[in-house]
Molecule: c-di-GMP-I riboswitch aptamer
Organism: Steroidobacter denitrificans
RNA sequence: UCAAACAAUGGGCAAACUCGCCGAAAGGCGGGGACGCAAAGCUUCCGGUCUACAGGAAUCAUUCCCAGGACAGCGGGGUUGCCGCG
Repeated sequence: UCAAACAAUGGGCAAACUCGCCGAAAGGCGGGGACGCAAAGCUUCCGGUCUACAGGAAUCAUUCCCAGGACAGCGGGGUUGCCGCG
RNA backbone atom coordinates (compact mmCIF):
# COMPACT_ATOMS: atom_id res chain seq x y z
P U A 1 -0.84 3.92 3.55
O5' U A 1 -0.94 2.92 2.30
C5' U A 1 -0.70 3.41 0.98
C4' U A 1 -0.68 2.26 0.00
C3' U A 1 -1.93 1.37 0.00
O3' U A 1 -2.98 1.94 -0.77
C1' U A 1 0.00 0.00 0.00
P C A 2 -4.54 1.59 -0.27
O5' C A 2 -4.70 0.08 -0.77
C5' C A 2 -4.67 -0.21 -2.16
C4' C A 2 -4.69 -1.71 -2.38
C3' C A 2 -5.84 -2.45 -1.71
O3' C A 2 -7.05 -2.36 -2.46
C1' C A 2 -3.83 -3.63 -1.33
P A A 3 -8.44 -2.43 -1.61
O5' A A 3 -8.54 -3.98 -1.22
C5' A A 3 -8.68 -4.96 -2.23
C4' A A 3 -8.54 -6.36 -1.64
C3' A A 3 -9.51 -6.70 -0.52
O3' A A 3 -10.79 -7.07 -1.02
C1' A A 3 -7.33 -7.41 0.07
P A A 4 -12.08 -6.82 -0.04
O5' A A 4 -11.97 -8.03 0.99
C5' A A 4 -12.06 -9.38 0.52
C4' A A 4 -11.75 -10.35 1.63
C3' A A 4 -12.60 -10.20 2.88
O3' A A 4 -13.85 -10.84 2.76
C1' A A 4 -10.33 -10.41 3.50
P A A 5 -15.12 -10.21 3.57
O5' A A 5 -14.86 -10.69 5.06
C5' A A 5 -14.83 -12.09 5.37
C4' A A 5 -14.32 -12.32 6.77
C3' A A 5 -15.08 -11.58 7.87
O3' A A 5 -16.25 -12.28 8.27
C1' A A 5 -12.75 -11.28 8.18
P C A 6 -17.52 -11.39 8.75
O5' C A 6 -17.08 -10.86 10.18
C5' C A 6 -16.81 -11.78 11.23
C4' C A 6 -16.12 -11.09 12.39
C3' C A 6 -16.88 -9.91 12.98
O3' C A 6 -17.89 -10.32 13.88
C1' C A 6 -14.59 -9.32 12.67
P A A 7 -18.96 -9.22 14.36
O5' A A 7 -18.10 -8.35 15.39
C5' A A 7 -18.53 -7.04 15.73
C4' A A 7 -17.40 -6.30 16.39
C3' A A 7 -17.77 -4.94 16.98
O3' A A 7 -18.31 -5.10 18.29
C1' A A 7 -15.80 -4.73 15.69
P A A 8 -19.62 -4.30 18.72
O5' A A 8 -19.10 -2.79 18.93
C5' A A 8 -18.15 -2.51 19.96
C4' A A 8 -17.49 -1.18 19.69
C3' A A 8 -18.45 -0.01 19.57
O3' A A 8 -18.78 0.52 20.84
C1' A A 8 -16.93 0.03 17.75
P U A 9 -20.16 1.25 21.10
O5' U A 9 -19.90 2.70 20.48
C5' U A 9 -18.91 3.54 21.05
C4' U A 9 -18.70 4.77 20.18
C3' U A 9 -19.97 5.57 19.91
O3' U A 9 -20.28 6.44 20.98
C1' U A 9 -18.75 5.28 17.89
P G A 10 -21.83 6.68 21.38
O5' G A 10 -22.33 7.65 20.22
C5' G A 10 -21.79 8.97 20.11
C4' G A 10 -22.14 9.56 18.75
C3' G A 10 -23.61 9.58 18.42
O3' G A 10 -24.28 10.68 19.00
C1' G A 10 -22.41 8.70 16.58
P G A 11 -25.51 10.37 20.03
O5' G A 11 -26.80 10.68 19.14
C5' G A 11 -27.61 9.64 18.63
C4' G A 11 -27.58 9.68 17.11
C3' G A 11 -28.83 9.15 16.44
O3' G A 11 -29.85 10.13 16.39
C1' G A 11 -26.94 8.16 15.44
P G A 12 -31.38 9.62 16.57
O5' G A 12 -31.69 8.85 15.19
C5' G A 12 -31.59 9.54 13.95
C4' G A 12 -31.89 8.61 12.81
C3' G A 12 -33.24 7.91 12.91
O3' G A 12 -34.30 8.75 12.46
C1' G A 12 -31.57 6.33 12.34
P C A 13 -35.72 8.68 13.22
O5' C A 13 -36.41 7.37 12.62
C5' C A 13 -36.56 7.22 11.22
C4' C A 13 -36.83 5.78 10.87
C3' C A 13 -38.06 5.18 11.53
O3' C A 13 -39.24 5.50 10.82
C1' C A 13 -36.23 3.67 11.68
P A A 14 -40.57 5.82 11.65
O5' A A 14 -40.93 4.41 12.33
C5' A A 14 -41.16 3.26 11.52
C4' A A 14 -41.24 2.01 12.39
C3' A A 14 -42.43 2.03 13.35
O3' A A 14 -43.07 0.77 13.34
C1' A A 14 -40.37 1.78 14.56
P A A 15 -44.66 0.72 13.52
O5' A A 15 -44.90 -0.85 13.73
C5' A A 15 -44.52 -1.77 12.72
C4' A A 15 -44.51 -3.17 13.28
C3' A A 15 -45.73 -3.52 14.12
O3' A A 15 -46.84 -3.90 13.31
C1' A A 15 -43.76 -4.22 15.24
P A A 16 -48.30 -3.39 13.73
O5' A A 16 -48.62 -4.17 15.10
C5' A A 16 -48.73 -5.58 15.10
C4' A A 16 -48.67 -6.10 16.51
C3' A A 16 -49.74 -5.56 17.46
O3' A A 16 -50.96 -6.26 17.32
C1' A A 16 -47.63 -5.49 18.52
P C A 17 -52.33 -5.43 17.25
O5' C A 17 -52.38 -4.63 18.65
C5' C A 17 -52.48 -5.34 19.88
C4' C A 17 -52.20 -4.42 21.05
C3' C A 17 -53.04 -3.14 21.08
O3' C A 17 -54.33 -3.36 21.65
C1' C A 17 -50.77 -2.60 21.45
P U A 18 -55.58 -2.56 21.09
O5' U A 18 -55.34 -1.06 21.61
C5' U A 18 -55.28 -0.80 23.01
C4' U A 18 -54.81 0.62 23.27
C3' U A 18 -55.60 1.69 22.53
O3' U A 18 -56.81 2.02 23.22
C1' U A 18 -53.29 2.12 22.30
P C A 19 -58.11 2.43 22.38
O5' C A 19 -57.87 3.98 22.09
C5' C A 19 -57.86 4.92 23.16
C4' C A 19 -57.42 6.29 22.67
C3' C A 19 -58.12 6.78 21.41
O3' C A 19 -59.40 7.31 21.67
C1' C A 19 -55.79 7.15 21.20
P G A 20 -60.56 7.17 20.55
O5' G A 20 -60.11 8.22 19.43
C5' G A 20 -60.15 9.62 19.73
C4' G A 20 -59.51 10.43 18.61
C3' G A 20 -60.05 10.16 17.21
O3' G A 20 -61.27 10.83 16.97
C1' G A 20 -57.68 10.22 17.14
P C A 21 -62.32 10.16 15.92
O5' C A 21 -61.66 10.41 14.49
C5' C A 21 -61.51 11.75 14.01
C4' C A 21 -60.65 11.79 12.77
C3' C A 21 -61.13 10.96 11.59
O3' C A 21 -62.18 11.60 10.86
C1' C A 21 -58.81 10.59 11.89
P C A 22 -63.24 10.67 10.08
O5' C A 22 -62.42 10.08 8.84
C5' C A 22 -61.94 10.97 7.83
C4' C A 22 -61.15 10.22 6.79
C3' C A 22 -61.84 9.01 6.17
O3' C A 22 -62.79 9.37 5.18
C1' C A 22 -59.61 8.44 6.69
P G A 23 -64.14 8.45 5.05
O5' G A 23 -63.62 7.04 4.49
C5' G A 23 -63.08 6.97 3.18
C4' G A 23 -62.52 5.58 2.93
C3' G A 23 -63.47 4.42 3.21
O3' G A 23 -64.43 4.22 2.16
C1' G A 23 -61.36 3.92 4.13
P A A 24 -65.97 4.02 2.57
O5' A A 24 -65.96 2.58 3.28
C5' A A 24 -67.12 2.09 3.94
C4' A A 24 -67.16 0.57 3.81
C3' A A 24 -65.87 -0.12 4.24
O3' A A 24 -65.90 -0.42 5.63
C1' A A 24 -66.54 -0.91 2.11
P A A 25 -64.62 -0.13 6.55
O5' A A 25 -63.63 -1.35 6.25
C5' A A 25 -63.97 -2.65 6.69
C4' A A 25 -63.28 -3.68 5.82
C3' A A 25 -61.76 -3.69 5.94
O3' A A 25 -61.35 -4.53 7.01
C1' A A 25 -62.38 -3.68 3.66
P A A 26 -59.97 -4.25 7.80
O5' A A 26 -58.84 -4.62 6.74
C5' A A 26 -58.45 -5.97 6.52
C4' A A 26 -57.58 -6.07 5.27
C3' A A 26 -56.25 -5.34 5.33
O3' A A 26 -55.23 -6.10 5.96
C1' A A 26 -57.35 -4.81 3.32
P G A 27 -54.50 -5.54 7.25
O5' G A 27 -54.09 -4.06 6.84
C5' G A 27 -52.99 -3.80 5.98
C4' G A 27 -53.25 -2.54 5.17
C3' G A 27 -52.70 -1.24 5.76
O3' G A 27 -51.31 -1.07 5.51
C1' G A 27 -54.93 -0.91 5.05
P G A 28 -50.43 -0.18 6.54
O5' G A 28 -50.85 1.31 6.19
C5' G A 28 -50.56 1.86 4.92
C4' G A 28 -51.21 3.22 4.75
C3' G A 28 -50.77 4.29 5.75
O3' G A 28 -49.53 4.90 5.36
C1' G A 28 -53.11 4.29 5.58
P C A 29 -48.53 5.40 6.50
O5' C A 29 -49.24 6.73 7.04
C5' C A 29 -49.42 7.83 6.18
C4' C A 29 -50.18 8.94 6.89
C3' C A 29 -49.64 9.31 8.27
O3' C A 29 -48.50 10.15 8.20
C1' C A 29 -51.98 9.10 8.38
P G A 30 -47.36 9.99 9.32
O5' G A 30 -48.01 10.65 10.63
C5' G A 30 -48.30 12.05 10.65
C4' G A 30 -49.07 12.43 11.89
C3' G A 30 -48.49 11.95 13.21
O3' G A 30 -47.40 12.76 13.65
C1' G A 30 -50.80 11.54 13.19
P G A 31 -46.27 12.11 14.59
O5' G A 31 -46.99 11.88 16.00
C5' G A 31 -47.36 13.01 16.77
C4' G A 31 -48.03 12.60 18.06
C3' G A 31 -47.29 11.57 18.91
O3' G A 31 -46.20 12.12 19.65
C1' G A 31 -49.58 11.03 18.83
P G A 32 -44.92 11.18 19.98
O5' G A 32 -45.48 10.08 21.00
C5' G A 32 -45.85 10.48 22.32
C4' G A 32 -46.59 9.36 23.02
C3' G A 32 -45.78 8.10 23.31
O3' G A 32 -44.96 8.25 24.46
C1' G A 32 -47.91 7.51 22.46
P G A 33 -43.52 7.53 24.50
O5' G A 33 -43.81 5.98 24.24
C5' G A 33 -44.55 5.22 25.20
C4' G A 33 -44.78 3.82 24.66
C3' G A 33 -43.49 3.09 24.30
O3' G A 33 -42.98 2.45 25.47
C1' G A 33 -45.06 2.88 22.51
P A A 34 -41.44 1.94 25.55
O5' A A 34 -41.51 0.51 24.85
C5' A A 34 -40.32 -0.15 24.51
C4' A A 34 -40.62 -1.17 23.42
C3' A A 34 -39.37 -1.78 22.80
O3' A A 34 -39.68 -3.11 22.42
C1' A A 34 -40.58 -0.66 21.13
P C A 35 -39.29 -4.36 23.33
O5' C A 35 -39.24 -5.57 22.28
C5' C A 35 -40.33 -6.46 22.19
C4' C A 35 -40.50 -7.00 20.79
C3' C A 35 -39.22 -7.27 20.00
O3' C A 35 -38.57 -8.46 20.41
C1' C A 35 -40.88 -6.32 18.60
P G A 36 -37.01 -8.65 20.15
O5' G A 36 -36.95 -9.12 18.63
C5' G A 36 -35.89 -8.70 17.78
C4' G A 36 -36.47 -8.11 16.52
C3' G A 36 -35.45 -7.53 15.56
O3' G A 36 -34.89 -8.55 14.73
C1' G A 36 -37.17 -5.97 15.89
P C A 37 -33.36 -8.41 14.23
O5' C A 37 -33.44 -7.29 13.10
C5' C A 37 -34.25 -7.50 11.95
C4' C A 37 -34.25 -6.25 11.08
C3' C A 37 -32.88 -5.73 10.71
O3' C A 37 -32.37 -6.43 9.58
C1' C A 37 -34.23 -3.94 11.46
P A A 38 -30.80 -6.78 9.56
O5' A A 38 -30.17 -5.43 8.95
C5' A A 38 -28.79 -5.40 8.70
C4' A A 38 -28.46 -4.25 7.77
C3' A A 38 -27.09 -4.39 7.15
O3' A A 38 -27.08 -3.70 5.90
C1' A A 38 -27.16 -2.48 8.55
P A A 39 -27.38 -4.45 4.61
O5' A A 39 -27.97 -3.27 3.73
C5' A A 39 -29.33 -3.08 3.46
C4' A A 39 -30.05 -2.31 4.56
C3' A A 39 -31.53 -2.37 4.38
O3' A A 39 -32.17 -2.49 5.64
C1' A A 39 -30.80 -0.12 4.49
P A A 40 -33.46 -3.50 5.73
O5' A A 40 -34.63 -2.65 6.41
C5' A A 40 -35.30 -1.61 5.66
C4' A A 40 -36.30 -0.88 6.55
C3' A A 40 -35.70 -0.25 7.79
O3' A A 40 -36.44 0.93 8.14
C1' A A 40 -37.19 -1.98 8.43
P G A 41 -35.73 2.40 8.12
O5' G A 41 -35.28 2.59 6.61
C5' G A 41 -36.25 2.95 5.65
C4' G A 41 -35.90 4.28 5.02
C3' G A 41 -36.65 4.57 3.74
O3' G A 41 -37.90 5.18 4.02
C1' G A 41 -34.35 4.90 3.37
P C A 42 -39.23 4.65 3.31
O5' C A 42 -39.07 5.13 1.79
C5' C A 42 -38.96 6.52 1.50
C4' C A 42 -38.50 6.72 0.07
C3' C A 42 -39.28 5.97 -0.99
O3' C A 42 -40.48 6.64 -1.34
C1' C A 42 -36.97 5.67 -1.39
P U A 43 -41.77 5.77 -1.72
O5' U A 43 -41.40 5.10 -3.12
C5' U A 43 -41.14 5.91 -4.26
C4' U A 43 -40.59 5.07 -5.39
C3' U A 43 -41.47 3.91 -5.83
O3' U A 43 -42.45 4.35 -6.77
C1' U A 43 -39.24 3.15 -5.58
P U A 44 -43.93 3.72 -6.69
O5' U A 44 -43.76 2.32 -7.43
C5' U A 44 -44.90 1.76 -8.06
C4' U A 44 -44.51 0.40 -8.64
C3' U A 44 -45.68 -0.36 -9.24
O3' U A 44 -45.19 -1.14 -10.34
C1' U A 44 -44.76 -1.61 -7.47
P C A 45 -45.03 -0.50 -11.83
O5' C A 45 -43.75 -1.27 -12.37
C5' C A 45 -43.50 -1.37 -13.76
C4' C A 45 -42.44 -2.44 -13.98
C3' C A 45 -42.82 -3.81 -13.44
O3' C A 45 -43.62 -4.52 -14.36
C1' C A 45 -40.62 -3.25 -12.72
P C A 46 -44.69 -5.62 -13.75
O5' C A 46 -43.81 -6.85 -13.26
C5' C A 46 -43.08 -7.63 -14.19
C4' C A 46 -42.36 -8.77 -13.51
C3' C A 46 -43.22 -9.59 -12.56
O3' C A 46 -44.04 -10.55 -13.24
C1' C A 46 -41.17 -9.10 -11.50
P G A 47 -45.46 -10.91 -12.59
O5' G A 47 -45.11 -11.82 -11.32
C5' G A 47 -44.53 -13.10 -11.51
C4' G A 47 -43.98 -13.65 -10.21
C3' G A 47 -45.00 -13.88 -9.10
O3' G A 47 -45.77 -15.06 -9.28
C1' G A 47 -43.07 -12.85 -8.20
P G A 48 -47.29 -15.07 -8.80
O5' G A 48 -47.22 -14.91 -7.21
C5' G A 48 -46.69 -15.96 -6.41
C4' G A 48 -46.48 -15.50 -4.98
C3' G A 48 -47.73 -15.12 -4.23
O3' G A 48 -48.42 -16.26 -3.71
C1' G A 48 -46.08 -13.48 -3.89
P U A 49 -50.01 -16.23 -3.57
O5' U A 49 -50.29 -15.32 -2.29
C5' U A 49 -49.82 -15.70 -1.01
C4' U A 49 -49.93 -14.55 -0.03
C3' U A 49 -51.34 -13.97 0.12
O3' U A 49 -52.15 -14.73 1.00
C1' U A 49 -49.78 -12.20 -0.13
P C A 50 -53.73 -14.75 0.81
O5' C A 50 -54.19 -13.30 1.32
C5' C A 50 -53.99 -12.92 2.68
C4' C A 50 -54.42 -11.49 2.89
C3' C A 50 -55.82 -11.15 2.42
O3' C A 50 -56.81 -11.57 3.34
C1' C A 50 -54.32 -9.46 1.72
P U A 51 -58.25 -12.02 2.82
O5' U A 51 -58.97 -10.64 2.47
C5' U A 51 -59.20 -9.68 3.50
C4' U A 51 -59.63 -8.36 2.89
C3' U A 51 -60.85 -8.43 2.00
O3' U A 51 -62.05 -8.41 2.74
C1' U A 51 -59.17 -7.13 0.95
P A A 52 -63.33 -9.25 2.28
O5' A A 52 -63.80 -8.48 0.96
C5' A A 52 -64.19 -7.11 1.08
C4' A A 52 -64.52 -6.55 -0.29
C3' A A 52 -65.73 -7.20 -0.96
O3' A A 52 -66.60 -6.20 -1.47
C1' A A 52 -63.86 -7.19 -2.43
P C A 53 -68.14 -6.29 -1.24
O5' C A 53 -68.64 -4.79 -1.51
C5' C A 53 -68.64 -3.83 -0.47
C4' C A 53 -68.53 -2.43 -1.01
C3' C A 53 -69.22 -2.19 -2.35
O3' C A 53 -70.61 -1.93 -2.21
C1' C A 53 -67.04 -1.28 -2.42
P A A 54 -71.65 -2.68 -3.20
O5' A A 54 -71.15 -2.27 -4.66
C5' A A 54 -71.38 -0.95 -5.13
C4' A A 54 -70.66 -0.72 -6.44
C3' A A 54 -71.00 -1.71 -7.55
O3' A A 54 -72.21 -1.37 -8.22
C1' A A 54 -68.66 -1.47 -7.42
P G A 55 -73.20 -2.58 -8.65
O5' G A 55 -72.32 -3.44 -9.68
C5' G A 55 -71.96 -2.90 -10.94
C4' G A 55 -71.07 -3.86 -11.71
C3' G A 55 -71.63 -5.27 -11.88
O3' G A 55 -72.57 -5.34 -12.96
C1' G A 55 -69.39 -5.40 -11.16
P G A 56 -73.81 -6.37 -12.82
O5' G A 56 -73.16 -7.81 -13.06
C5' G A 56 -72.56 -8.12 -14.30
C4' G A 56 -71.82 -9.43 -14.24
C3' G A 56 -72.64 -10.63 -13.76
O3' G A 56 -73.45 -11.17 -14.79
C1' G A 56 -70.57 -10.62 -12.63
P A A 57 -74.86 -11.86 -14.39
O5' A A 57 -74.45 -13.22 -13.68
C5' A A 57 -73.80 -14.24 -14.42
C4' A A 57 -73.33 -15.35 -13.51
C3' A A 57 -74.42 -16.04 -12.69
O3' A A 57 -75.13 -17.01 -13.45
C1' A A 57 -72.57 -15.56 -11.31
P A A 58 -76.65 -17.34 -13.04
O5' A A 58 -76.51 -18.20 -11.72
C5' A A 58 -75.88 -19.47 -11.77
C4' A A 58 -75.66 -20.00 -10.39
C3' A A 58 -76.91 -20.19 -9.55
O3' A A 58 -77.55 -21.43 -9.84
C1' A A 58 -75.25 -19.09 -8.25
P U A 59 -79.12 -21.65 -9.41
O5' U A 59 -79.03 -22.15 -7.91
C5' U A 59 -80.21 -22.63 -7.28
C4' U A 59 -79.92 -23.07 -5.84
C3' U A 59 -79.33 -21.96 -4.96
O3' U A 59 -79.80 -22.14 -3.63
C1' U A 59 -77.83 -23.78 -5.05
P C A 60 -80.86 -21.09 -3.10
O5' C A 60 -80.05 -19.74 -3.12
C5' C A 60 -79.18 -19.38 -2.05
C4' C A 60 -79.28 -17.86 -1.81
C3' C A 60 -80.71 -17.39 -1.51
O3' C A 60 -80.63 -16.27 -0.60
C1' C A 60 -79.94 -16.32 -3.48
P A A 61 -80.81 -16.53 0.99
O5' A A 61 -80.81 -14.99 1.45
C5' A A 61 -80.27 -14.62 2.70
C4' A A 61 -79.49 -13.32 2.53
C3' A A 61 -79.13 -12.64 3.84
O3' A A 61 -77.87 -12.02 3.68
C1' A A 61 -80.43 -11.16 2.56
P U A 62 -76.75 -12.07 4.81
O5' U A 62 -75.69 -13.14 4.28
C5' U A 62 -75.49 -14.36 4.99
C4' U A 62 -75.31 -15.52 4.01
C3' U A 62 -74.04 -15.48 3.17
O3' U A 62 -72.90 -15.89 3.90
C1' U A 62 -75.89 -16.13 1.83
P U A 63 -71.43 -15.41 3.42
O5' U A 63 -71.13 -16.30 2.13
C5' U A 63 -70.96 -17.71 2.27
C4' U A 63 -70.94 -18.37 0.90
C3' U A 63 -69.83 -17.91 -0.02
O3' U A 63 -68.59 -18.54 0.26
C1' U A 63 -71.87 -18.00 -1.21
P C A 64 -67.23 -17.79 -0.10
O5' C A 64 -67.14 -17.92 -1.68
C5' C A 64 -66.97 -19.20 -2.29
C4' C A 64 -67.09 -19.09 -3.79
C3' C A 64 -66.13 -18.11 -4.47
O3' C A 64 -64.85 -18.68 -4.67
C1' C A 64 -68.31 -17.81 -5.32
P C A 65 -63.58 -17.69 -4.70
O5' C A 65 -63.75 -16.94 -6.11
C5' C A 65 -63.60 -17.66 -7.33
C4' C A 65 -63.86 -16.76 -8.51
C3' C A 65 -63.00 -15.51 -8.58
O3' C A 65 -61.73 -15.78 -9.16
C1' C A 65 -65.26 -14.96 -9.03
P C A 66 -60.45 -14.99 -8.56
O5' C A 66 -60.67 -13.49 -9.05
C5' C A 66 -60.63 -13.18 -10.45
C4' C A 66 -61.14 -11.77 -10.69
C3' C A 66 -60.40 -10.68 -9.92
O3' C A 66 -59.24 -10.25 -10.64
C1' C A 66 -62.75 -10.38 -9.69
P A A 67 -57.77 -10.72 -10.08
O5' A A 67 -56.96 -9.34 -10.04
C5' A A 67 -57.31 -8.33 -9.13
C4' A A 67 -57.73 -7.07 -9.89
C3' A A 67 -56.64 -6.04 -10.05
O3' A A 67 -56.97 -5.18 -11.13
C1' A A 67 -58.26 -5.25 -8.50
P G A 68 -55.84 -4.38 -11.97
O5' G A 68 -56.12 -2.84 -11.83
C5' G A 68 -57.42 -2.29 -12.06
C4' G A 68 -57.51 -0.86 -11.51
C3' G A 68 -57.32 -0.78 -10.00
O3' G A 68 -56.78 0.49 -9.66
C1' G A 68 -59.48 -0.04 -10.58
P G A 69 -55.60 0.65 -8.57
O5' G A 69 -56.29 0.35 -7.17
C5' G A 69 -57.01 1.38 -6.49
C4' G A 69 -57.30 0.96 -5.07
C3' G A 69 -56.06 0.68 -4.22
O3' G A 69 -55.49 1.86 -3.68
C1' G A 69 -57.59 -1.08 -3.97
P A A 70 -53.89 1.91 -3.45
O5' A A 70 -53.57 0.81 -2.35
C5' A A 70 -53.96 1.02 -1.00
C4' A A 70 -53.70 -0.22 -0.17
C3' A A 70 -52.24 -0.62 0.02
O3' A A 70 -51.60 0.17 1.01
C1' A A 70 -53.55 -2.53 -0.44
P C A 71 -50.03 0.42 0.94
O5' C A 71 -49.38 -0.97 1.42
C5' C A 71 -49.57 -1.40 2.76
C4' C A 71 -49.00 -2.79 2.94
C3' C A 71 -47.53 -2.94 2.59
O3' C A 71 -46.70 -2.54 3.67
C1' C A 71 -48.76 -4.75 1.67
P A A 72 -45.59 -1.38 3.50
O5' A A 72 -44.58 -1.97 2.39
C5' A A 72 -43.93 -3.22 2.61
C4' A A 72 -42.50 -3.16 2.10
C3' A A 72 -41.61 -2.15 2.81
O3' A A 72 -40.31 -2.72 2.98
C1' A A 72 -41.59 -1.73 0.50
P G A 73 -39.44 -2.39 4.28
O5' G A 73 -39.98 -3.42 5.38
C5' G A 73 -39.80 -4.82 5.19
C4' G A 73 -40.68 -5.59 6.16
C3' G A 73 -42.17 -5.33 5.98
O3' G A 73 -42.88 -6.54 6.23
C1' G A 73 -41.55 -4.83 8.19
P C A 74 -43.94 -7.11 5.18
O5' C A 74 -43.13 -8.29 4.50
C5' C A 74 -42.83 -9.48 5.23
C4' C A 74 -42.38 -10.56 4.28
C3' C A 74 -41.17 -10.16 3.44
O3' C A 74 -39.96 -10.34 4.13
C1' C A 74 -42.85 -11.11 2.05
P G A 75 -38.60 -9.72 3.51
O5' G A 75 -38.18 -10.88 2.49
C5' G A 75 -37.30 -10.60 1.44
C4' G A 75 -37.42 -11.63 0.34
C3' G A 75 -36.72 -11.21 -0.94
O3' G A 75 -35.33 -11.46 -0.87
C1' G A 75 -38.90 -11.89 -1.46
P G A 76 -34.31 -10.28 -1.18
O5' G A 76 -34.31 -10.22 -2.77
C5' G A 76 -34.10 -11.41 -3.51
C4' G A 76 -34.50 -11.22 -4.94
C3' G A 76 -33.97 -9.97 -5.63
O3' G A 76 -32.60 -10.10 -6.01
C1' G A 76 -36.24 -10.23 -6.17
P G A 77 -31.64 -8.80 -5.86
O5' G A 77 -32.21 -7.80 -6.97
C5' G A 77 -32.18 -8.15 -8.34
C4' G A 77 -32.95 -7.17 -9.19
C3' G A 77 -32.48 -5.72 -9.13
O3' G A 77 -31.33 -5.51 -9.95
C1' G A 77 -34.83 -5.79 -8.97
P G A 78 -30.20 -4.46 -9.46
O5' G A 78 -30.91 -3.04 -9.65
C5' G A 78 -31.31 -2.61 -10.95
C4' G A 78 -32.08 -1.30 -10.87
C3' G A 78 -31.36 -0.19 -10.10
O3' G A 78 -30.42 0.49 -10.92
C1' G A 78 -33.60 -0.35 -9.37
P U A 79 -29.02 0.95 -10.26
O5' U A 79 -29.43 2.14 -9.28
C5' U A 79 -30.00 3.33 -9.82
C4' U A 79 -30.60 4.17 -8.71
C3' U A 79 -29.65 4.52 -7.57
O3' U A 79 -28.80 5.62 -7.89
C1' U A 79 -31.71 3.77 -6.67
P U A 80 -27.36 5.72 -7.18
O5' U A 80 -27.71 6.34 -5.74
C5' U A 80 -28.22 7.66 -5.64
C4' U A 80 -28.69 7.93 -4.22
C3' U A 80 -27.65 7.76 -3.13
O3' U A 80 -26.78 8.88 -3.02
C1' U A 80 -29.68 6.75 -2.46
P G A 81 -25.30 8.68 -2.41
O5' G A 81 -25.59 8.40 -0.85
C5' G A 81 -26.12 9.44 -0.04
C4' G A 81 -26.45 8.93 1.34
C3' G A 81 -25.28 8.37 2.13
O3' G A 81 -24.50 9.41 2.72
C1' G A 81 -27.14 6.93 2.35
P C A 82 -22.94 9.14 3.04
O5' C A 82 -22.98 8.46 4.49
C5' C A 82 -23.49 9.19 5.60
C4' C A 82 -23.37 8.35 6.85
C3' C A 82 -22.01 7.69 7.07
O3' C A 82 -21.06 8.61 7.62
C1' C A 82 -23.72 6.12 7.46
P C A 83 -19.52 8.49 7.25
O5' C A 83 -19.01 7.25 8.11
C5' C A 83 -18.98 7.34 9.53
C4' C A 83 -18.73 5.98 10.14
C3' C A 83 -17.47 5.25 9.68
O3' C A 83 -16.30 5.73 10.33
C1' C A 83 -19.28 3.75 9.67
P G A 84 -14.89 5.75 9.57
O5' G A 84 -14.56 4.21 9.28
C5' G A 84 -14.24 3.34 10.35
C4' G A 84 -14.29 1.90 9.89
C3' G A 84 -13.21 1.49 8.88
O3' G A 84 -12.02 1.10 9.54
C1' G A 84 -15.35 0.74 8.14
P C A 85 -10.67 1.21 8.88
O5' C A 85 -9.70 1.53 10.11
C5' C A 85 -9.73 2.82 10.74
C4' C A 85 -9.64 2.68 12.25
C3' C A 85 -8.59 1.70 12.74
O3' C A 85 -7.28 2.28 12.77
C1' C A 85 -10.62 1.36 13.92
P G A 86 -6.02 1.32 12.48
O5' G A 86 -6.03 0.20 13.62
C5' G A 86 -5.66 0.55 14.95
C4' G A 86 -5.95 -0.62 15.89
C3' G A 86 -5.27 -1.92 15.50
O3' G A 86 -3.94 -1.99 16.01
C1' G A 86 -7.57 -2.31 15.91